A computed fold for a 72-nucleotide RNA from a Candidatus Methanomethylophilaceae archaeon, annotated as transfer RNA.
NCBI's taxonomy places the organism under Archaea, Methanobacteriati, Thermoplasmata, Methanomassiliicoccales, Methanomethylophilaceae.

[in-house]
This record gives sequence, structure tokens and C1' cells, in this order.
RNA sequence: GCGGUCGUGGUGUAGGGGUUAACACUUAACCUUGCCAAGGUUAGACCUCGGGUUCGAUUCCCGGCGACCGCA
Repeated sequence: GCGGUCGUGGUGUAGGGGUUAACACUUAACCUUGCCAAGGUUAGACCUCGGGUUCGAUUCCCGGCGACCGCA
């Protein structure tokens, strides 16, 4: 340099046009216990960036940036 895959809470992932963006871990408060651990309840936090298509984009298309893989 060329090609491919991917980018979603703090972390790991699901979701592939409309619905409250879901699950696990984590964080905070509270409950339970004589204390710890474990468990429970509630809450907080997310669609990489720009443009296009569309009535509507996290999702489709183009480009940028980044990560990984392959080729040279």
C1' cells in the first nucleotide's frame, strides 16, 4: 500500500429499520445477618465520527478514525 472482519454502559456481549436498546459482571444506596461472605430490592451509566437514503437509522449506503486478521 491492497483486501476482509469489527466498533453498542466501566467490562464482556445480544439486538440487523419504528416498540422502554436487552443480558451478565461492575458501581451507589437500601434490606437481610451479631459481623463478614452470600443473597435480595432500587437506581446510575451506552449505540466511534461526518454525510447520504428513508416518514423514521444503533440497524442500510459512502467516507474518516481506530482495533484485529490476511496479502504485498